[in-house]
Context: one part of a larger RNA
């Protein structure tokens, strides 16, 4: 000097307490583990693996298996030769890869030299190709303590030296934040500002948005002339600064009430991640040493498999109901998406959807119906709860729904009466709840990202528990 203590002392975080909601139990969904398998590809493993890499495995994807195939290759340079091409139908064999025939098609420059260029082939052989192994050989990226408040240099000063000082101390702060004092004076990299949204406001602007006044018209509607007041869009600008007032404090830094204001003490959220640490995670995004394979550990194709299933465990979904279910009726959103799309109106079908196609590269038109609500019924039952499972008849995508896809009607109505031990989340527009839109995507979310709508409860407080910081103090540890 650190690390450590079931050593002190202080402070801090949904840590604990206080409250609301939930996992653990059931049925699915998912993912992982075992276990089967020809193959169930491969990686992630306390926190910091297990709805994760996967923003979407029927074929492809794909790495895995099986069988058929290829060996200068599917891909790049080079080198030789030969073509004037390539490419396209169409037949035949075959599971497909291929193979084989016919038919069509016949590059460009130009000093008319097979001279250049460009394509195809064919043949050699240097190579090509490995999601083959090492994340403990690495590069970059990325988790995690931890958005925790710390990690250090420079000159000075102690000290034989490791190293101390600055950074300790008083007081504050969300903060190594500031103030005071101090053998220390400065200084960086962090914090904090400076960036982005949101909350108020003026300005400019005025369609595609608005509609207060005027006129006209309609059952009805900004429907039309008209206007840019309002709202709203989207640039620019203001505005909060402990700036004022009392009180407290060391006359500091600040702390507490107060005004005033749309907001008050960091307004609220976001991005932003210090010097490290886990030889933390990835050679399968990529890039990369070395090692290995080259008639195969490398290319192609068909089919299966990743979707198995005595079980175990993670994350969710839908319930177990009346703050609830049927059914009827009607209000009120915001973010986005949209051309091999999105698709109104109308027709047809219970329906899922099909016929058709007006508008629309969209503030114009589409998705698109918000739901959670209101009334009425049902009366506490395994029920009008609950929806698995399962039969059946269909829609849809797609070359193709058997392994294996999603929905839609009819019948079927399990399990399930609130769930031990333990155990997570949350502090305000937050928790619960309600629906809504995107990415990917030909189809396929109960996830994953985003959006509003409704909207709470409780915090005395730091003894305990579990994380972290300051300083101290032990130590047989480095």
């Nucleotide at each position: 000097u650190g690390a450590c203590g079931g050593g002190g002392a202080c402070c801090c975080g949904c840590a604990c307490a206080a409250g609301c909601g939930g996992u653990g139990g059931a049925g699915c969904a998912u993912g992982u583990g075992g276990u089967u398998u020809a193959a169930u590809u491969c990686g992630a493993a306390g926190c910091a693996a297990c709805g994760c890499g996967a923003a979407g495995a029927a074929c492809c994807u794909u790495a895995c298996c099986a069988g058929c195939u290829c060996u200068u290759g599917a891909c790049a340079u080079c080198c030789u030769a030969a073509u004037c091409g390539c490419g396209g139908a169409u037949c035949u064999a075959g599971a497909g890869a291929u193979a084989g025939a016919u038919c069509u098609u016949u590059c460009a420059g130009u000093u008319c030299g097979g001279c250049u260029g460009g394509a195809u082939u064919a043949g050699u052989g240097a190579c090509a190709g490995g999601u083959g192994c090492u994340g403990c050989a690495u590069g970059g990226c990325u988790g995690u303590c931890g958005u925790c408040a710390g990690c250090u240099c420079g000159u000075g000063u102690c000290g034989u030296g490791a190293g101390a000082u600055g950074u300790u101390c008083g007081g504050u702060u969300a903060a190594g934040u500031c103030c005071g004092g101090c053998a220390a004076c400065g200084a960086g990299c962090g914090c904090a500002a400076c960036c982005c949204u949101c909350u108020u406001c003026a300005u400019u602007a005025g369609u595609u948005g608005c509609c207060a006044u005027c006129a006209g018209g309609u059952u009805a509607u900004g429907c039309u002339g008209g206007g840019c007041a309002c709202u709203u869009u989207a640039a620019u600008g203001a505005u909060a600064c402990u700036g004022c007032c009392g009180a407290u404090g060391a006359u500091a830094a600040g702390u507490c009430g107060g005004a005033g204001g749309a907001a008050g003490g960091c307004g609220a959220g976001g991005a932003c991640g210090a010097c490290g640490u886990c030889a933390a995670g990835u050679c399968a995004u990529c890039a990369u040493g070395g090692c290995c394979c080259u008639u195969a550990c490398g290319g192609g194709c068909u089919g299966g498999g990743c979707u198995a299933c005595a079980c175990a465990c993670g994350u969710g979904c839908u319930a177990c109901a009346a703050u609830g279910g049927u059914a009827a009726c009607u209000a009120c959103a915001a973010u986005g998406g949209g051309a091999a799309g999105c698709a109104a109106u109308a027709c047809g079908g219970c329906g899922a959807c099909g016929u058709g196609g007006a508008g629309c590269a969209a503030a114009u038109c589409c998705c698109a119906a918000a739901a959670a609500g209101u009334u009425a019924u049902c009366u506490c039952a395994g029920u009008u709860c609950g929806g698995a499972u399962u039969g059946u008849u269909c829609u849809c995508u797609g070359c193709a729904a058997c392994u294996c896809g999603a929905g839609a009607g009819c019948a079927u109505g399990a399990a399930g009466u609130u769930g031990g031990a333990a155990u997570c989340g949350c502090u305000a527009g937050u928790a619960a709840u309600c629906g809504u839109g995107g990415a990917u995507c030909a189809g396929a979310a109960u996830g994953c990202c985003a959006c509003g709508g409704u909207g709470a409860a409780u915090a005395c407080g730091u003894u305990c528990c579990c994380g972290g910081g300051u300083c101290u103090u032990g130590u047989a540890c480095a």